[in-house]
Molecule: FMN riboswitch aptamer (RFN element)
Organism: Anaerolinea thermophila
């Protein structure tokens, strides 16, 4: 101290306030019925972190510090391969390729910045439900990686 093995930890935040009231519940009137606890209206009342308005978050390598530059990874199904199984489907585990996934601009300072400063913007898988980056699920999962030991070996 590079490379390689193996092990252990960690490893993703975030609706304050206000406005509307769909569907359902509940309450009152009027109606129809013989009558009613039923029906039909109408009117109030509760009622969205999804609608408006306002708020408010930002995972990992790499670069001059980065949600919006370049890569990466979560989501999805497919095809192949191992394991399981008397077979088959399924499941588990592992490889490939592909879908979906998105958004930045001005001005300043520098040897460098879409990174810094300042000042205007945009962005946000899937299933659910009232239409969701923030709420519940999948998920006590995955997971890019980080950091620490350990053998090897010089």
């Nucleotide at each position: 101290u590079a490379a390689c093995a193996c092990c252990u930890u960690c490893g993703g935040g975030g609706c304050a306030g206000g406005g509307u009231g769909a569907a359902a519940g509940c309450g009152c009137a009027a109606u129809g019925c013989a009558a009613g606890a039923c029906a039909u209206u109408g009117c109030g009342c509760u009622c969205a972190u999804u609608c408006c308005c306002g708020a408010u978050c930002g995972g990992c390598g790499g670069u001059a510090a980065a949600g919006c530059c370049c890569g990466c990874g979560a989501g999805c199904g497919a095809u192949c391969u191992g394991c399981a199984c008397a077979a088959g489907c399924c499941g588990c585990a592992g490889a490939u390729a592909g879908c979906a996934c998105g958004a930045u601009c001005c001005g300043g300072u520098g040897a460098a910045a879409c990174u810094c400063c300042g000042g205007g913007g945009c962005c946000g898988a899937c299933g659910g439900u009232a239409c969701a980056g923030u709420c519940c699920g999948g998920a006590u999962g995955g997971g890019a990686g980080a950091a620490g030991g350990u053998g090897c070996g010089a």